The prediction has a mean pLDDT of 84. Large-subunit ribosomal RNA, domain V from a metagenome, 584 nucleotides, folded computationally.

Context: one part of a larger RNA
């Protein structure tokens, strides 16, 4: 050196399961509810099976009877019409009684006495006699017919049984028939209304230095934007979801803030004079960009805040959006030239379907016409997730599944070094005096890569996490031994800084604890890397599944870096590296 046996488990980011933890899918199930949208059921009414009698209360229609008061007026005049006479010994008026209505003044009707009159036509009213008639209104009553509502009642449809006989014999069903008991209800069918996680179907947005919690999501000013135009972040600042009939056209016209000096009331600011002032004012509202030859600020007249057209440009993937001269109609406004298709610009806003409205007359299902469509103007969306998935939707899942990502989180490592841990400069002051034995503000410069973080680079077809246990190792910024400076170092015992990693650095109480706190020791009881060393070495107390419970929270399913009981730890070593051991 080479082959080899016996062990070991530090590594082969070791096997083993397309990660169960995140996070994504316009994935899926399973639960829940005030999701959305159905339904079984319940229920409630019409209705058909479903009839008969009375009572009541209503319509609606025939016949009778009643009813009707404005004011004037003999008085309680419904309308209209005919009408000059009507009722009356088959009993008039007028008193009694009693009944109904009723503007309380009467109307009407029974019944008794009575015994021969009463009323109309004439004046008063818009209308003339319930004097007589006839038709009829309004209200109210009565018979009839018809129909509908309640309640009572009945049996015959229905219905029910621990019933009595037959079939049928012991039983049980089931038929029949008899009787009872309910009863036109109840049951069912058919239609509508209510209700309805019982059940079912399904929604439940993205963006995001992981998700989730919070924010935003459309326009418009600015800065980022690197002097064309564009140009991103959960960049840095603001604004809009309207306004105005003048604030809009047009023809004349005027100049602003302000500050200084003067000027009754009068002031720091009210108003007036003068000089200065390019512009700081104004410009409905944000900001920028304009504006005085004004787009600022009047005064007259007024409606172009128009119909038909659109040469030509200019943004934009497209949808779309902006400018925009000229013709041609009717016009304002100016003497005219001209100017005017809304506002000094640049926000004030929504595609389609659907439906409403005015107009028009293209189409009109044999034909004429309608319906209905159409075109033209026009109205309804915080369709605000503002290019708008339906008309029309919320949640749990630790019971949970599938896919898929190391495009994206939680552990470990990497960058990074805010944060942290050590060092180092200046010296302000402390230290009686005296910066600097020693401590050191205000502030500056590193190093280290243990700490919280940031980043999201390997790793999600798996790189097992806390702590203990076992076994080491290595740094030194050294706890203790060891050499040594300086001292506010008499000495004994300290402070401090250098140099030093050979060796050492406890046992135990409470906690799952790592740390901590406490006991007794000790020369000391060092800090810290090595996947927070070490689970194919060991534990499994702790977190991190299924099971429960208590507090909280949540209608709920359920959650909760709150708490509590319980909860499966697989691998036989091929390589390499280690030990030991034989052979060449």
């Nucleotide at each position: 050196c080479c082959c080899g046996c016996g062990a070991c488990u530090g590594g082969a980011c070791g096997g083993a399961a397309a990660g169960a933890c995140c996070c994504c899918g316009u994935a899926g199930a399973g639960c829940u509810u005030g999701a959305c949208u159905g339904u079984a059921g319940c229920u409630u009414g019409a209705u058909a099976u479903u009839g008969g009698a009375u009572u009541u209360c209503g319509g609606u229609a025939a016949c009778g009877g009643a009813u009707g008061c404005a004011c004037a007026g003999c008085a309680u005049a419904g309308g209209u019409g005919g009408g000059a006479g009507a009722c009356u010994g088959g009993g008039a008026a007028a008193c009694c009684a009693c009944u109904a209505c009723u503007u309380c003044g009467g109307u009407a009707g029974u019944g008794a006495u009575g015994g021969a009159g009463u009323c109309g036509c004439c004046g008063u009213u818009g209308g003339g006699a319930u004097a007589c008639c006839a038709c009829u209104c309004u209200u109210c009553u009565g018979u009839u017919a018809u129909u509908g509502g309640a309640a009572u009642u009945c049996u015959a449809a229905c219905a029910u049984a621990g019933c009595g006989c037959c079939a049928u014999g012991a039983a049980a069903c089931u038929g029949g028939u008899g009787g009872a008991u309910g009863g036109a209800c109840a049951g069912u069918g058919u239609c509508a209304g209510g209700u309805g996680g019982g059940c079912a179907g399904u929604u439940u947005g993205a963006c995001u230095g992981g998700g989730g919690c919070g924010g935003u999501c459309g326009c418009c000013u600015c800065c980022a934007a690197a002097a064309g135009a564009g140009u991103a972040a959960c960049g840095g600042a603001g604004g809009c979801g309207c306004c105005c009939a003048a604030a809009g056209g047009u023809a004349c016209c005027c100049u602003c803030a302000g500050a200084a000096u003067g000027g009754a009331u009068g002031g720091a600011a009210a108003c007036c004079a003068u000089u200065c002032a390019a512009a700081g004012a104004g410009u409905g509202c944000a900001a920028a960009g304009g504006c005085a030859g004004a787009a600022g600020g009047g005064u007259g007249c007024u409606u172009g805040a128009c119909u038909g057209u659109g040469a030509g440009a200019g943004u934009g993937a497209c949808a779309a959006c902006u400018c925009g001269a000229u013709c041609a109609g009717a016009g304002a406004c100016g003497a005219a030239a001209g100017u005017c298709g809304g506002g000094c610009u640049u926000a004030g806003u929504g595609a389609u379907c659907c439906g409403g409205c005015g107009g028009u007359a293209u189409u009109g299902a044999g034909u004429g016409g309608a319906a209905a469509a159409g075109c033209c103007g026009u109205c309804g969306c915080u369709u605000a997730a503002c290019g708008g998935a339906u008309a029309a939707a919320a949640g749990c899942u630790a019971c949970c599944u599938c896919g898929c990502g190391g495009a994206u989180a939680a552990c470990a490592g990497g960058c990074u070094g805010a944060u942290c841990u050590c060092c180092c400069c200046c010296a302000a002051g402390a230290g009686u005096c005296c910066a600097c034995a020693u401590c050191g503000a205000c502030g500056g410069g590193g190093a280290g890569g243990u700490u919280u973080g940031g980043c999201a680079c390997c790793u999600c077809g798996a790189u097992g996490u806390c702590g203990g246990c076992u076994c080491g190792u290595c740094g030194c910024a050294u706890c203790c031994u060891g050499a040594g400076g300086c001292u506010g170092a008499a000495g004994c015992a300290g402070g401090u800084c250098c140099c030093a990693a050979g060796g050492g650095u406890u046992u135990g109480g409470c906690u799952g604890u790592u740390c901590g706190c406490c006991a007794a020791u000790u020369a000391a009881a060092g800090c810290g890397g090595c996947a927070c060393g070490c689970g194919a070495g060991c534990u499994g107390g702790g977190u991190u599944c299924a099971g429960a419970a208590c507090g909280u929270c949540g209608u709920g399913a359920g959650a909760c870096a709150g708490u509590u009981c319980g909860g499966u730890c697989c691998c036989u070593a091929u390589c390499c590296a280690u030990c030991g051991u034989g052979g060449g």